This is a predicted structure of a 73-nucleotide RNA (transfer RNA) from an uncultured Clostridia bacterium. It was read from a public genome assembly. It matches the Rfam family "tRNA". The prediction has a mean pLDDT of 80.

[in-house]
């Protein structure tokens, strides 16, 4: 060189057949408490690795590239 897998919120992960993104945890605010923790309620945060293509419509399909992991040599 070749083959396979992964890349989605600060972190860990979902997202069968394309219809437009959610869960846990964390963060912030409030409630509760003498106070803290726990608990309860609410909120914020995503160029979905990059660039093209297909399509009315792409996290999802196609192509190339980048990073990481593994196999093989």
């Nucleotide at each position: 060189a070749g083959c396979g897998g992964a890349g989605u919120a600060g972190a860990g992960c979902a997202g069968a057949u394309g219809g437009a993104a959610g869960c846990u945890u964390g963060u912030c605010a409030g409630c509760c408490c003498c106070a803290u923790a726990a608990g309860c309620u609410g909120a914020a945060u995503g160029u979905c690795g990059u660039a093209g293509g297909u399509u009315c419509g792409a996290g999802u399909c196609c192509u190339a590239c980048c990073u990481c992991c593994g196999c093989a040599c």